[in-house]
Context: one part of a larger RNA
RNA sequence: UGACGGGGACCCGCACAAGCAGCGGAGCAUGUUGUUUAAUUCGAAGCAACGCGAAAAACCUUACCAAGACUUGACAUUGUGUGCAUAUCUAAGAGAUUAGAGAAAUAAUAGCAAUAUUACACAUAAACAGAUGGUGCAUGGUUGUCGUCAGCUCGUGUCGUGAGAUGUUGGGUUAAGUCCCGCAACGAGCGCAACCCUUGUCUUUAGUUGCCAAUAUUAAGUUAGGGACUCUAGAGAGACUGCCGUAGAUAAUACGGAGGAAGGUGGGGACGAUGUCAAAUCAUCAUGCCUCUUACGUCUUGGGCUACAAACGUGCUACAAUGGCCAGAACAAAGAGAAGCGAAACAGCAAUGUGGAGCAAACCUCAAAAACCUGGUCCCAGUUCAGACUGUGGGCUGCAACUCGCCCACACGAAGACGGAGUUGCUAGUAAUCCCGAAUCAGCAUGUCGGGGUGAAUGCGUUCCCGGGUCUUGUACA
Numbered sequence: 001u002g003a004c005g006g007g008g009a010c011c012c013g014c015a016c017a018a019g020c021a022g023c024g025g026a027g028c029a030u031g032u033u034g035u036u037u038a039a040u041u042c043g044a045a046g047c048a049a050c051g052c053g054a055a056a057a058a059c060c061u062u063a064c065c066a067a068g069a070c071u072u073g074a075c076a077u078u079g080u081g082u083g084c085a086u087a088u089c090u091a092a093g094a095g096a097u098u099a100g101a102g103a104a105a106u107a108a109u110a111g112c113a114a115u116a117u118u119a120c121a122c123a124u125a126a127a128c129a130g131a132u133g134g135u136g137c138a139u140g141g142u143u144g145u146c147g148u149c150a151g152c153u154c155g156u157g158u159c160g161u162g163a164g165a166u167g168u169u170g171g172g173u174u175a176a177g178u179c180c181c182g183c184a185a186c187g188a189g190c191g192c193a194a195c196c197c198u199u200g201u202c203u204u205u206a207g208u209u210g211c212c213a214a215u216a217u218u219a220a221g222u223u224a225g226g227g228a229c230u231c232u233a234g235a236g237a238g239a240c241u242g243c244c245g246u247a248g249a250u251a252a253u254a255c256g257g258a259g260g261a262a263g264g265u266g267g268g269g270a271c272g273a274u275g276u277c278a279a280a281u282c283a284u285c286a287u288g289c290c291u292c293u294u295a296c297g298u299c300u301u302g303g304g305c306u307a308c309a310a311a312c313g314u315g316c317u318a319c320a321a322u323g324g325c326c327a328g329a330a331c332a333a334a335g336a337g338a339a340g341c342g343a344a345a346c347a348g349c350a351a352u353g354u355g356g357a358g359c360a361a362a363c364c365u366c367a368a369a370a371a372c373c374u375g376g377u378c379c380c381a382g383u384u385c386a387g388a389c390u391g392u393g394g395g396c397u398g399c400a401a402c403u404c405g406c407c408c409a410c411a412c413g414a415a416g417a418c419g420g421a422g423u424u425g426c427u428a429g430u431a432a433u434c435c436c437g438a439a440u441c442a443g444c445a446u447g448u449c450g451g452g453g454u455g456a457a458u459g460c461g462u463u464c465c466c467g468g469g470u471c472u473u474g475u476a477c478a
Stems, first nucleotide, its partner, number of pairs: 001478002003475003007472007015462002019426005026317008034308002042053002064303007073128001077127002079124005088101005106119005130292002133290003139286002141281003144277001146275001151190006157166003170181003196269004201237007211226002215224002240263001243257005319419001323378006335366003340359002345354003385416001390411007432454007
């Protein structure tokens, strides 16, 4: 100087407390361990691994296994030779591939031409290719974490023999090393804040595909018309403790008030200092060294990654009446669309099929928002709750749904009576609850990422648990 203390002082955080909803019990989905297996590819491991890499494992993916094949190779550069080839067809084969037939016949540039160069394909030779093989404890890059915590440093000066100290400590204050005052310090840098995006108000510009107050018109903003309103998207304004009062040290600031759409960082996001964990990743990529080179490389068919006594994590659905079912009738936002979205109409109980209007979309389509509301029914039951499992029949995608996809109908109708010890999230348009969309994608979503609808309860407080910050103290630790 640090680190540590079941030392002290102060402060903060959904850390506790106060509440609400869960998890832990059930069934299923998904990930992991374990076991099994020819293989169940590999990685991730307290917080910070476990719906994680994977924003899609039937083939492919695929790295694993079995079997069948290749050896200058599936891919790159270079030499020599040829223009035989190749497309296509036939046969064998699980296919890779092998054997045969084989149309039109090489393409570009320069040149009158011969020819040369380049491209493409094949043959051949070796240099080499190749490796999701090892090492993340050799590395780059990227990422997690403490933590959006308020810290981490430097120059000059001063103090100390020195390691170092001071500044950065102190009195206040703040979300903040934020600011004020003081001070052997005076300044400065990286962080904080602001600048960026979005949302909340107004003004202005522009009115089509959007909108409709007045005038006509229509079944309908449908049409004429209008730019007022909504909205869209460009530009601006607006919030600064600016104003008033009280407290304070005449400060910083705090509390209350006015005005205001918004008030003290208005809400949300992006943004992550010096460093810590030899943290994660050699399987995104790059890369040193080591290893393999008729194989640890490459191609193919089939299988596996989907196994199943058991254990754990994360979710979904429930256990019902604040409910289930039936009928009727409302109100969104954000997105996507051409090998695409696909309307009306018709067929079908339905999944879906036929159909093909319109739309590269403020125009058309996906598209029905659902919870909510109104009426009816059920009457507290393992039920008109719940829907696992199973059977049968269909539909869709796709060479192909057996291993191993999704959906529909009918039948079947399991556990489940609100869950032990324990444990998680959340402070407001939040939790809870209800639907909608997108990426991936031929098909496959209870996952992920977004969008809106309805919309709470509680917060006395900081004694305690956990984590963090500042000062101080002890130490046989570094």
A computed fold for a 478-nucleotide part of an RNA from an uncultured Clostridia bacterium, annotated as small-subunit ribosomal RNA, 3' major domain. Model confidence (mean pLDDT): 84 of 100.